[in-house]
A computed fold for a 151-nucleotide RNA from Nonomuraea polychroma, annotated as c-di-AMP riboswitch aptamer (ydaO/yuaA leader).
RNA sequence: GCGGGCGAUACGCCCAAUUCCCGCAUGGGGAGCCGGGGACCCGCCGGUGGCAAGCUCCGCACGCCACCACUGGGGUGAAUCCGAGUUCUUCGGUAGGGCUGCUCCGGCCCGAACCCGUCAGCUAACCCGGUAGGCGUCAACGAGAGGAGCU
Numbered sequence: 001g002c003g004g005g006c007g008a009u010a011c012g013c014c015c016a017a018u019u020c021c022c023g024c025a026u027g028g029g030g031a032g033c034c035g036g037g038g039a040c041c042c043g044c045c046g047g048u049g050g051c052a053a054g055c056u057c058c059g060c061a062c063g064c065c066a067c068c069a070c071u072g073g074g075g076u077g078a079a080u081c082c083g084a085g086u087u088c089u090u091c092g093g094u095a096g097g098g099c100u101g102c103u104c105c106g107g108c109c110c111g112a113a114c115c116c117g118u119c120a121g122c123u124a125a126c127c128c129g130g131u132a133g134g135c136g137u138c139a140a141c142g143a144g145a146g147g148a149g150c151u
Base pairs, nucleotide, nucleotide: 010137011136012135013134014133018031019030020029021028022027032131033130034129035128036127037126042121046068047067048066049065050064051063054060055059072119073116074115075114076113081093082092083091084090096110097109098108099107100106102144103143104142
């Protein structure tokens, strides 16, 4: 000097996931942020054919009948859907989402996972919860906006 690794500090990123207090402590209580349940009203209810009421006619939403098809439903989250395939995970794309401390251009990424347990539309009052985890730091610049601090 180069490369790699570990630790600490600082700063930054995804996310609701930060912060304060009490306690010997494994625990507890707040603030902030976030999620679920839960009225009236409103909304919702597979397809095809036929029938009837209403409307000036054609026809038509709703109601009834017959046949056919399907086999749970829901939540957090950006994470949904499609095609191909050597078909048990491999490609390609995509709704959507993130970073580049603001915007544009450009660039780099994600597009998962888990939970409830036959049950839940919205929803005031009210009720019940969460506040974890995972990363980055010498380069992708360029243009514009903005104007903190110091003098």

The coordinates come from a structure-prediction model, not an experiment, and the mean pLDDT is 76. The RNAcentral record of the sequence draws on Rfam. The organism belongs to Nonomuraea, within Bacteria.